[in-house]
RNA sequence: UCCUCAGUCGUCUAGUGGCUAGGAUGUGACGCUCUCACCGUCAAGGCCGGGGUUCAAUUCCCCGCUGGGGAA
Numbered sequence: 001u002c003c004u005c006a007g008u009c010g011u012c013u014a015g016u017g018g019c020u021a022g023g024a025u026g027u028g029a030c031g032c033u034c035u036c037a038c039c040g041u042c043a044a045g046g047c048c049g050g051g052g053u054u055c056a057a058u059u060c061c062c063c064g065c066u067g068g069g070g071a072a
Stems, first nucleotide, its partner, number of pairs: 001071007010025004018055001027043005048064005
C1' cells in the first nucleotide's frame, strides 16, 4: 500500500428498509427471607462518525475511524 471480515446498552450477543431495536449478564429499587444468598416484579442504559439513495436507513451504497485476518 492492497484485499477481506467486523463495529448494536458497562460487557457479551440476536436482528430486520417501516413493527416499542430483543435477549443474557451486570447495576438500582421493591417484594420474599430473622438476615444474606437464591428467586420474582419493575426501572435506567445501545445501533462507530460523516455523506448519499429512499416517502422512510440501525439495515442498502460511498468515504473515514477502530479492531481481527490475509497479500506484497
Background: A computed fold for a 72-nucleotide RNA from Carpinus fangiana, annotated as transfer RNA. The sequence is in RNAcentral, with records from Rfam. Its mean pLDDT, the model's own confidence on a scale to 100, is 81. Rfam family: tRNA. Rfam links the family to the GO term triplet codon-amino acid adaptor activity. The family's RNA type in Rfam is transfer RNA.